A computed fold for a 1427-nucleotide RNA from an uncultured organism, annotated as small-subunit ribosomal RNA.
């Protein structure tokens, strides 16, 4: 995160029906509606209507009069307004749910039984009458009823008063009888049928009180509490009670959470979940509160009363200002306010409620209807057929796939929608009227009346495919891909994460998935989360054992017997409301939705059994546990006292210049005698050897000895006692080092400080002093990585080896020793368990019982608060707010100023450079119109470049050109080709000449056609780019590295990542070989196989060669000739540790030696394993994307890459005598050669020219090889040394040496006198020094790649630099140490904490003032009925 649920909102959508739902601010309200009704209680007569009676009269009426009718306003009176209806403020409380009990109580109207229902009396409204006020509303007089009000009489089974018997009852007492006093009702109306009243009793129905049990957070709320908590009286209440009062006692409640805080109405149930559980408390049902805020009481059966009343307040509103109304959390309905939630509708037809004898009247209860996709259901937006698989759209590999049988067309159908006609149930009662009845209760039968919804639901035609699809998603989870855009930018995101030029994740598209009248997003809520673990988790190392140990409550708790029945298990009984949930059966065409049985509701409450356990009572019992007694270990613990050895210090001898101290110094001590060394002497503090993964102790700790006092433990014996046990919150006490107080003590050491040193810096490691303190008493602190990171106990469950204390036995002279059991402390290990590392009878294993603790990292063991403390600080113990991880164990690597073995010119050991000097030559830098581009540590820097005067050449400047310099196809010229000449810097142009070719076909020949070629034009696909990205990419190369390594595959170990093989022990250049081994094998790589060289056979002999034999020469293989020699090229051979000997393990293998041209890979090359560095190259090559296309292309010409205050890099060439310079003279090898190499001769000082023989090559050239040898001069000089620079003159090449080429000759004649820090190559034909050649090339090397010549030195050895390989080891690293990371500081935002203070709010406690009201006592004043 997928999954359900919602009174929801919000985006886009949108056809219909049905069933349901529909204010968040207990905000403030306009307006109308929402409780009356009864004349059969009463005086009445104010409207209306009638009838009567006067009077007028236009005869249509009209005025007025009786209350006489039918009614009826107001007004007395009866019921009712305590129900319905509404909302959840408040309430954590017997309000709520459930069981129970009132022997402590009421209930109007209903209903039954019983009995009454006599007689009397004085007011009062309203009527009139006067009168106050704006009004609201009054105030005075006067007269008058009643079922209004009071008195009288009769009355109990009624109630008081005080008895008695009887039965019963858990108490207090109930019931029933019996006797005797007392007290107490009533209303009348009628239509004559009835219909009220009054009393007691009984039922019903509602309400009232009490009680067990359940009912949420915070202990960072721990003590609360004065009517408090009993009791006595007396009051009060319907009815118990401190409910109230007085007077006594001093109770109660509380860690099983009182008080206090903050949050909430509670519940049937809804919602999730397998379930236990979690959230939740809209609608419908039940209860409880509440009615503008607060307080109060009347009336009543019922209130302390939503649409009464008083008062106090806020708020509104009227006013004549003096005073008054008013109360939508009722229905609608208005403002607010908010994401957000409906008409100021019909109707009392049903259904229920008041009143009423009824008829009726009243009912914003309630039936309905009206908005809203809000939620649940259901229907429809067609259905069959239909491939040229149209047209278009995406997309392509360009073939083609796909939207898609979709459409288009062709047949059908009508549910919806419009038109029209028919048309319901719901309505039977009640009321009349009959019948039955004791009845006008009932209960039948008949008559005729009633519909708001609503002409709706529903049938029937008729119409025509016509009117009706959309949301979201497509990167994993998660179904479901492509194309453009965009380029870390717009954006997206549930997480994880996308996006910096090829994005399936952005944004459109086009397909395509989901679900569909919806579809997405948001918020909440289950759930998955075993992620708070009852079911269901943990604590060595991930977070989590409390530093330890006694102990309280409190869990738990051995054997046996017996009672009991609390718990426990069974049966029954009652309740556990409807209503929903689950079954089943019906009803709306179906469903949602009703309706009707039934089932369940795991609870609670009684009652009946049962006794196994657990609980409790009685008896016993030893096995647990303690207790005697006999023993023997031990740094257990406290106090005295004692000791020797060292150190320091003092004083005394000897003595004489250092001594201390370190890496190395210094600071210090020291000639005033240190230090050494001798004697003696003070202090204090800690005890060498024994000493051991040894002992003891809860733990923290305990080491000289010796004596006192003392706590534990362990062994035996098996005498008591008889569960007396175990753990332990809270409490107590013990508790390393530091640290604090008060007093001592101070020898050593030694925070702080101070000085010397390191060191950039050194508030540090080092070094020399030194102060608290360390040490002793007494008091406090109460914490440690208080660790076995492992709570305490009990049982149980392989073994082996040690060590330490105790007992038995065996044998033994005795020790020693063996076997054995107890009790401690260790290594190893099996099963087991563990994430894993690892525990494994001393558990981290298999149980049990208790205690403590943990729930992501940070923020914090912080802050508030409380407590403790002399402080320093301890204990307890959050949260804002931010991260998406912190973390463990192990694996693989890499890396380490870990470590082991090894190897390399890697050091060392030589030799000879670089870095200084001048030049070359490349690079950085600067300059510049450009100074073209690329390589940058090693692996750029004599590098691409095997050669930049033009050309190359990509670079500038300037001049030209635009479909091109090329291919295709068409049409037009002309063969190709070549030369002149004109202007121009040339490119490009302009003019004339020459030249007409080759194939076919006809043919004399012209001339037609066609190939090929050049030129022009025209069309198109298009060319062209050394532009851009080497981080799109091929191929190539570089490096690590010629290092020995990189792997597989089957099997095995491990959840696993991964090991193993590939490690070990030996050898080797080598993962090379052996050996051994949960490994066997196997591949890429090493070796080897290839090339060359070193010796040599054979075989072949020309351009090579010449020994013999022949000829010949100034001499020469010059010639015959030969195939022996060198030599050349083929193809062989030999080198294998083969052989001896020694070491090794009877091995690999290594040392020595012999043979041998060579010996232990003979030298050397080529050969480069898996990978590494996004190494290098888009400017060789090729190649995706992109950008350009009168230019970023292409052509000319000049310029520039060649530049110059500087800096690195590779070289050359010196500094000189192992040289230099003149003569002379010896010996190579590998190369090359026709636009080529060029002999000889000739000219020139040279460079060179001039000639032309050979020679397409073992024949000719190139080509004199040079250090080297013999002579000769120079004799330490900036020089006979070096040669830069320069100047003169020339030679070559070349269109052309000015920028800017090499060379020669004269002359000139710089810097250098062996190079600082620092670095480089080399280990044998090697370094070193010497020539010579070849590609590039017209020409141009000091560069590069190759060849010979001469020819050393040195390697003890692996400490150390660097670079590598194997084991191993730690790791917080994984971009891999160039890693990774701490804190501070500055800027800024954000939270959160303190803060002088100030505010608001709540809420305890005191006090002061106090309305209405009830109650009482007083006063005053009125008064009919009764005294």
């Nucleotide at each position: 995160c997928a999954g359900g649920a919602u009174g929801a909102a919000c985006g886009c959508u949108a056809g219909c029906g049905g069933c349901a739902g529909g204010c968040u601010u207990a905000c403030a309200c306009a307006u109308g509606c929402a409780a009356g009704u009864c004349g059969a209680g009463g005086g009445g007569u104010a409207a209306c209507a009638g009838u009567c009676c006067c009077g007028c009269u236009u005869c249509g009426g009209c005025g007025g009069g009786a209350g006489c009718u039918g009614a009826c306003g107001a007004c007395c009176g009866g019921c009712g307004c305590a129900c319905g209806g509404g909302u959840g403020a408040g309430u954590a409380a017997c309000g709520c749910g459930u069981a129970u009990g009132c022997a402590a109580c009421u209930u109007u109207c209903c209903u039954g039984u019983a009995a009454c229902u006599g007689g009397a009396g004085g007011a009062u409204a309203g009527c009139c009458c006067c009168u106050g006020g704006a009004a609201a509303c009054g105030g005075g007089g006067a007269u008058u009823a009643a079922u209004a009000c009071u008195g009288c009489g009769u009355a109990a089974u009624a109630c008081c008063u005080a008895a008695a018997u009887a039965c019963c009852g858990c108490a207090u007492g109930g019931u029933a009888u019996u006797a005797a006093g007392g007290u107490c009702a009533a209303a009348u109306c009628u239509a004559c049928g009835g219909a009220g009243g009054u009393u007691a009793c009984a039922g019903a129905u509602g309400g009232g009180c009490a009680u067990g049990c359940g009912u949420g957070c915070c202990a960072u709320u721990a003590g609360c509490u004065a009517g408090a908590u009993g009791g006595u009286a007396a009051g009060g209440u319907a009815a118990c009670g401190g409910c109230c009062u007085a007077c006594c006692a001093u109770g109660g409640c509380g860690a099983u959470g009182a008080c206090g805080g903050g949050u909430a109405g509670c519940u049937g149930g809804u919602u999730u979940g397998c379930g236990a559980g979690g959230a939740u408390g809209a609608u419908c049902a039940g209860c409880c509160a509440c009615a503008c805020u607060g307080g109060g009481a009347c009336u009543g059966a019922g209130a302390c009363a939503c649409g009464g009343c008083c008062c106090a307040g806020a708020c509104u509103c009227c006013u004549a200002c003096g005073g008054g109304a008013g109360g939508c959390a009722g229905c609608a309905g208005u403002g607010g306010g908010g994401a957000a939630u409906a008409u100021u509708g019909g109707a009392c037809a049903a259904u229920g409620g008041g009143g009423g004898c009824a008829a009726c009247c009243c009912u914003g209860a309630u039936c309905c209807a009206g908005c809203c996709a809000u939620g649940c259901c259901g229907c429809g937006u067609g259905a069959a057929g239909g491939a040229a698989g149209a047209a278009g759209g995406u997309u392509u590999u360009c073939g083609g796939a796909u939207c898609g049988u979709a459409a288009a067309c062709u047949u059908c159908u009508g549910u919806u929608g419009g038109g029209a006609g028919g048309g319901a149930a719901g309505a039977a009662a009640g009321a009349c009227c009959g019948u039955u009845u004791u009845a006008u209760a009932g209960a039948c039968g008949g008559u005729g009346a009633u519909g708001a919804c609503g002409g709706u639901a529903c049938c029937u035609c008729c119409u025509u495919a016509g009117c009706a699809a959309g949301c979201a998603c497509c990167g994993g989870c998660u179904a479901a891909c492509u194309c453009c855009g965009u380029g870390c930018c717009a954006g997206c995101a549930g997480c994880c994460g996308c996006g910096g030029u090829a994005a399936u994740a952005c944004g459109g598209a086009g397909g395509g998935u989901g679900c569909g009248a919806a579809c997405g997003u948001u918020g909440c809520u289950c759930g998955g989360a075993a992620u708070c673990a009852c079911u269901g988790g943990g604590c060595u190392u991930a977070a989590a054992g409390g530093g330890c140990u006694c102990g309280u409550a409190g869990g738990c708790g051995g054997u046996u017997a017996u009672g009991u029945a609390a718990g426990u298990u069974a049966g029954g009984u009652g309740u556990g409301a409807a209503a929903u949930c689950c079954c089943c059966g019906g009803g709306c065409u179906u469903a949602a939705c009703c309706c009707g049985g039934g089932a369940c509701g795991u609870g609670c409450a009684c009652u009946u059994a049962a006794a196994a356990c657990u609980g409790u009572g009685u008896a016993a019992c030893u096995g647990g546990a303690g207790u005697a007694c006999a023993g023997g270990a031990g740094a257990g613990g406290a106090u005295a006292g004692c000791g020797g050895a060292a150190u320091u210090c003092c004083c005394g001898g000897u003595g004489u210049a250092g001594a201390g101290g370190u890496g190395a110094a210094a600071u210090u001590c020291g000639u005033a005698g240190a230090u050494a060394u001798c004697g003696g002497g003070a202090a204090g503090a800690a005890c060498a050897c024994c000493a051991g993964a040894g002992g003891c102790g809860a733990a923290g700790g305990c080491g000289g000895c010796u004596a006192u006092c003392u706590g534990g433990a362990c062994u035996g014996u098996a005498a008591c006692u008889g569960a007396c046990g175990c753990u332990g919150a809270u409490g107590a006490g013990c508790g390393a080092a530091a640290g604090c107080g008060u007093g001592g003590g101070u020898a050593g050491c030694g925070a702080a400080c101070a000085g010397g040193a390191u060191u950039a810096g050194a508030u540090a490691c080092c070094c020399u002093g030194g102060u608290a303190g360390u040490c002793c008493a007494c008091g406090c602190u109460g914490u440690a990585a208080a660790c076995g990171a492992u709570g305490a106990g009990u049982g149980c469950u392989a073994g082996a080896c040690g060590u330490c204390g105790g007992g038995u036995g065996u044998a033994u002279u005795a020790a020693c020793a063996c076997a054995u059991u107890c009790g401690g402390u260790g290594u190893c290990g099996c099963a087991g368990u563990u994430a894993a590392c690892g525990c494994g009878c001393u558990a981290a294993g298999c149980a049990c019982u208790c205690c403590g603790c943990c729930u992501g990292g940070g923020g914090a063991g912080u802050a508030c608060g409380g407590c403790c403390g002399c402080a320093a600080g301890g204990c307890u113990a959050a949260a804002a707010c931010u991260c998406a991880a912190a973390g463990g164990a192990a694996u693989u690597g890499a890396c380490g100023g870990g470590g082991g073995c090894c190897c390399g010119c890697a050091c060392a050991a030589g030799c000879g450079g670089u870095g200084g000097a001048g030049c070359a030559u490349g690079u950085g830098g600067u300059u510049u119109a450009a100074u073209u581009c690329g390589a940058u540590g090693c692996a750029a820097c004599g590098c691409g470049a095997a050669g930049a005067a033009c050309c190359u050449u990509a670079c500038c400047u300037g001049g030209g050109u635009u479909g091109g310099a090329a291919c295709c196809c068409c049409c037009u010229g002309g063969a190709a080709u070549u030369c002149a000449u004109c202007a121009g810097a040339g490119a490009a142009g302009g003019u004339g000449a020459a030249g007409u070719g080759c194939c076919u076909u006809a043919u004399u020949u012209u001339a037609a056609g066609g190939a090929g070629c050049c030129g022009g034009g025209u069309g198109u696909u298009c060319a062209g780019g050394u532009g851009c990205u080497g981080c799109a990419u091929g191929g190539c190369u570089g490096u690590c590295g010629u290092c020995a390594g990189c792997u597989c595959g089957u099997g095995u170990c491990g959840u696993g990542a991964g090991a193993u093989g590939u490690u070990g022990g030996g050898u080797c250049a080598a993962g090379u070989c052996c050996c051994g081994c949960a490994a066997c094998g196997a591949g890429c790589g090493c070796a080897a196989c290839c090339c060359u060289u070193g010796u040599u056979g054979c075989u072949a002999g020309u351009u090579a060669c010449u020994a013999a034999c022949a000829g010949g020469u100034a001499a020469a293989g010059c010639u015959g000739a030969g195939g022996a020699c060198u030599c050349u090229a083929g193809c062989g051979a030999g080198a294998c540790u083969g052989c001896c000997g020694g070491u090794g393990g009877u091995a690999a293998a290594c040392c020595g030696g012999a043979g041998g041209a060579a010996g232990g890979u003979g030298g050397g090359g080529a050969u480069g394993a898996c990978g590494u560095c996004a190494a290098g190259u888009c400017c060789u090559c090729a190649u995706g994307g992109c950008c350009u296309u009168u230019a970023u292309g292409u052509c000319c010409a000049g310029g520039g890459c060649u530049a110059c205050a500087c800096a690195c890099g590779u070289g050359c060439u010196a500094c000189a005598a192992u040289g230099g310079c003149u003569g002379a003279u010896a010996c190579a090898g590998a190369g090359g050669g026709c636009a080529g190499c060029g002999a000889u001769c000739c000219c020139g000082u040279g460079a060179g020219g001039g000639u032309u023989a050979g020679c397409a090559a073992a024949u000719c050239c190139u080509u004199u090889a040079a250090a080297g040898u013999c002579a000769g001069c120079c004799c330490u000089a900036g020089u006979u040394c070096g040669g830069a620079u320069u100047g003169c003159a020339g030679u070559c090449u070349g269109c052309a040496a000015c920028u800017c080429g090499a060379c020669u000759g004269c002359a000139u004649g710089a810097a250098g006198c062996u190079g600082g820090a620092a670095u480089c190559g080399c280990u044998a034909g090697u370094a070193a020094u010497c020539g010579c050649g070849g590609a590039u090339c017209a020409g141009c090397a000091u560069g590069c790649c190759g060849c010979g010549g001469u020819g050393a030195a040195u390697a003890c050895g692996u400490u150390c630099c660097c670079g590598g390989g194997c084991c191993u080891u730690g790791u917080a690293c994984a971009c891999a140490c160039c890693g990774c990371c701490c804190g501070u500081c500055a800027c800024a935002c954000c939270a959160u904490g303190g803060a002088a203070g100030u505010u608001g709010g709540g809420u305890g406690c005191u006090c002061c003032a106090g309305a209405a009201g009830u109650g009482g006592c007083u006063g005053u004043c009125c008064u009919a009925a009764c005294c």